[in-house]
Molecule: transfer RNA
Organism: Candidatus Tayloriibacteriota bacterium
RNA sequence: GGCCCCAUCGUCUAAUGGUUAGGACACGGCCUUCUCAAGGCUGGAAUCGGGGUUCGACUCCCCGUAGGGUCA
Numbered sequence: 001g002g003c004c005c006c007a008u009c010g011u012c013u014a015a016u017g018g019u020u021a022g023g024a025c026a027c028g029g030c031c032u033u034c035u036c037a038a039g040g041c042u043g044g045a046a047u048c049g050g051g052g053u054u055c056g057a058c059u060c061c062c063c064g065u066a067g068g069g070u071c072a
């Protein structure tokens, strides 16, 4: 340098073009306990950047950025 794959809460991970963007772990609050742990209830938290297509984009297209693979 060519080609391919990937990018979503703090982490891991879902999401036929029409979802309140869901779940697990973690974290905060409450209950329980003499206390802690465990358990129950509950809360906050996310779509890499820019453009395009579309009535509507996490999803499709293009250009970047970052990561990975492969060939040279």
Stems, first nucleotide, its partner, number of pairs: 001071005007065001010025004018055001027043005048064005